The part of an RNA shown here (small-subunit ribosomal RNA, 5' domain) has 522 nucleotides and comes from an uncultured bacterium.

[in-house]
Context: one part of a larger RNA
RNA sequence: CAUUGAACGCUGGCGGCAUGCCUAACACAUGCAAGUCGGACGGUAACAGGCCUUCGGGCGCUGACGAGUGGCGGACGGGUGAGUAAUACGUAGGAAUCUGCCCAGUAGUGGGGGGUAACCCGGCGAAAGCCGGGCUAAUACCGCAUACGCCCUACGGGGGAAAGCGGGGGAUCGCAAGACCUCGCGCUAUCGGAUGAGCCUACGUCCUAUCAGCUAGUUGGUGGGGUAAAAGCCUACCAAGGCAACGACGGGUGGCUGGUCUGAGAGGACGGCCAGCCACACUGGGACUGAGACACGGCCCAGACUCCUACGGGAGGCAGCAGUGGGGAAUCUUGGACAAUGGGGGAAACCCUGAUCCAGCAAUGCCGCGUGUGUGAAGAAGGCCUUCGGGUUGUAAAGCACUUUCGAUAGGGAAGAAAAGCUGGUUGUGAAUAGCAGCCGGUCUUGACGUUACCUAGAGAAGAAGCACCGGCUAACUCUGUGCCAGCAGCCGCGGUAAUACAGAGGGUGCAAGCGUUAAUC
Numbered sequence: 001c002a003u004u005g006a007a008c009g010c011u012g013g014c015g016g017c018a019u020g021c022c023u024a025a026c027a028c029a030u031g032c033a034a035g036u037c038g039g040a041c042g043g044u045a046a047c048a049g050g051c052c053u054u055c056g057g058g059c060g061c062u063g064a065c066g067a068g069u070g071g072c073g074g075a076c077g078g079g080u081g082a083g084u085a086a087u088a089c090g091u092a093g094g095a096a097u098c099u100g101c102c103c104a105g106u107a108g109u110g111g112g113g114g115g116u117a118a119c120c121c122g123g124c125g126a127a128a129g130c131c132g133g134g135c136u137a138a139u140a141c142c143g144c145a146u147a148c149g150c151c152c153u154a155c156g157g158g159g160g161a162a163a164g165c166g167g168g169g170g171a172u173c174g175c176a177a178g179a180c181c182u183c184g185c186g187c188u189a190u191c192g193g194a195u196g197a198g199c200c201u202a203c204g205u206c207c208u209a210u211c212a213g214c215u216a217g218u219u220g221g222u223g224g225g226g227u228a229a230a231a232g233c234c235u236a237c238c239a240a241g242g243c244a245a246c247g248a249c250g251g252g253u254g255g256c257u258g259g260u261c262u263g264a265g266a267g268g269a270c271g272g273c274c275a276g277c278c279a280c281a282c283u284g285g286g287a288c289u290g291a292g293a294c295a296c297g298g299c300c301c302a303g304a305c306u307c308c309u310a311c312g313g314g315a316g317g318c319a320g321c322a323g324u325g326g327g328g329a330a331u332c333u334u335g336g337a338c339a340a341u342g343g344g345g346g347a348a349a350c351c352c353u354g355a356u357c358c359a360g361c362a363a364u365g366c367c368g369c370g371u372g373u374g375u376g377a378a379g380a381a382g383g384c385c386u387u388c389g390g391g392u393u394g395u396a397a398a399g400c401a402c403u404u405u406c407g408a409u410a411g412g413g414a415a416g417a418a419a420a421g422c423u424g425g426u427u428g429u430g431a432a433u434a435g436c437a438g439c440c441g442g443u444c445u446u447g448a449c450g451u452u453a454c455c456u457a458g459a460g461a462a463g464a465a466g467c468a469c470c471g472g473c474u475a476a477c478u479c480u481g482u483g484c485c486a487g488c489a490g491c492c493g494c495g496g497u498a499a500u501a502c503a504g505a506g507g508g509u510g511c512a513a514g515c516g517u518u519a520a521u522c
Base pairs, nucleotide, nucleotide: 002521003520004519006518007517008516009515010514013369014368015367016366017365018364019362020361021327026325027324028323030322031321032320035072036071037070040069041068043065044064047063048062049061050059051058052057079280080279081278088205089204090203091202092201093200094199097197098196102193103192105190106189107188108187109186110144112142113141119134120133121132122131123130124129150158151157152156164185165184166183167182168181169180172179173178206252207251208250213243214242215241218240219239220238221237222236223235224234225233255277256276257275258274259270260269261268262267282303283302284301285300286299305316306315307314308313333359335358336357337356341355342353343352344351345350372402373401374400375399382393383392384391385390406463409457410456411455412454416449421443422442423441424440425439426438427437428436429435466511467510468509469508470507471492472491473490477506478505479504480503481502487494488493
C1' cells in the first nucleotide's frame, strides 16, 4: 500500500446492491415456524342453506366440517460448528446393496372373516390423563384362491398379493339401490430406468519426539450368527500375528472443500456471506415406526435446570423467525405477504409454508449522485502577519445574471402475471353428439412490495461538509501561550524563555459523506 462479518472517536444529504452475535453449543417470557386429504371411513361439535315444527327445537338432506379411524408428509426445507486429525472432507476408482413418490413394460385387482376408535353408559384423578362395559365403518387388520419372479434334497415339492373411490351412460337385468359398460385416480406382483442413499480401496489434508514403542477382537483362518449389503460386524475354536523413525501410540488445536485476501509469481494467511459434503439438536444412552431416522419443533430411560400442583403427581427444551436477560469492544424488527419461485397434502378448487419474496434498522462495506453555475477588484469589512510601506485570507464574500440534479409538494404511471376458473373449436379414448384428457382460441379475474421504478409540472440557491495532518520519513508555516512543566510520539525523537514537533489561532496540505485511531492478514 492492499484487505476486513470489524470496533472506537469526530462528523453525516440522497439512492442502488450486498452484509449484519466472530463472545456464552449460556439460560430463555410471548407469538408464529408442518401440515393436508370428506374423491379412503363411521359420522355431525360449529357455521350456512333446505324441510318439518307444539316456535322450545328436530332431520346429515345439501354446502361444508370440530374431534376420531385411515393415507401421505413430519428423514425435505431452516439453524449451528460443539465434537471430529479420520467412522470426516477432496480427488480417482470399485462391488457385495437398498431405493417411497416419478418414467417405461408385463400380468393381475376374485371370494370371505373377525374386531376397534369415535359415540353412549359407568368409575378414578386437582390436573395431565387413566380404567371398565356396550354399538359401528373403512383404501385399517386377517385368512382363502390364483403366481411371473423366490427357496429346496429340483421331470418333484414348499411358502407367498391386492382395495377400493369418483365422473358419465345407450341397450339388457333389476329387490329400483344398483348390476353392467366406459373413463379417471388408486391397489398388488415383477422387470428395467431415473433419482437418492449405504459400503470398500488408493492418494492427499495442522503443530508436537520435552509423546518411542503401541495392540488380545488385537492380525489372520474355520464353523455359526447377523445386515439391504462385503467385512472381527458379533460369537466359539485354532494359529500368533498386525502397526511403527516414510513418525505408530499419545498430547494440543481444528468441521472439510469450491474458494477468499495478499503477492509479479512461488508462496503465506483464512474458510464470514453463497454453494457441495459432514456432524449436532438441554447432557448421556436406547430403540420403535418407516422406502428412508436411531429422528431439531417424535417416543422411552437416566441426569442437570425451569415451571404447575389439591403434595398423590405432572409439564418443558429457540444451535427455526422475531424477541428477552446475560456475556461482550461489538452485530438488526416480538414487521407484511403467500403476488412470484420452490416445497408438503389434495383429482381439483384450495389449504399450509418466519423456506422464500419484500419492507424496517445500521455509512458495516462497495458503487453512483449532490451540497450549485457564470460573472464580479472599491482587491470591501473583519481576522492573521508585518520590516508599518504593505502582504494574506481572496473571485473568496457581497452584488448582478442563470440553472433546478437530488430532496420536499402535486399529478400521471410500466414490468414482475404465467396461470387456475368459465367457455368455443379440433384431436384422442369410448357404444356414445356423455364424461375425461391433449392442442388452439375467447372471456373473466389474481401484486405483499406500493405513496414502486420511471415520467411530468410549478416553486425556490433554496434543505445538504467534515475529518486528519503540516520536524524528517511525508504533501503542507507563521504568530501567541507554556518553559524538561503541561504535554506529544509509528520510528528517529520534541519540551529546561524566541518550540515550523506541546496548546490555541491564522494560513496551508490530503482525503471527502466520510475521515482518523485500534485490532488482524499478506